[in-house]
RNA sequence: CCGUGCGGGAGAGUCCGCCGGCCCCGGCCGGCGGCGCCGAAGGAGCAAAUCCUCCCCGGAAUCUCUCAGGCACCCGUACCGCGCGGG
Numbered sequence: 001c002c003g004u005g006c007g008g009g010a011g012a013g014u015c016c017g018c019c020g021g022c023c024c025c026g027g028c029c030g031g032c033g034g035c036g037c038c039g040a041a042g043g044a045g046c047a048a049a050u051c052c053u054c055c056c057c058g059g060a061a062u063c064u065c066u067c068a069g070g071c072a073c074c075c076g077u078a079c080c081g082c083g084c085g086g087g
């Protein structure tokens, strides 16, 4: 450094409209569209700020942008700790 097991681990409308299904008068689920939002799979950028240095150049990310992804619950995610295996 890579893989793997366990534990920890967020954010943002269960909004609106239409259609369909379940169920039986009022709810739930799924799909599509609209607008609004989130950043912690991935991706892109150093334009700002920050860090690596006193400066320039350059680089980096938890920064920035949201292409992708996501916005009830659950699952999951970057990251952290421990164990195991390999280089």
Base pairs, nucleotide, nucleotide: 001086002085003084004083005082006081007080008079013035015034016033017032018031019030020029021028022027036071037070038069042067043065044064045063050060051059052058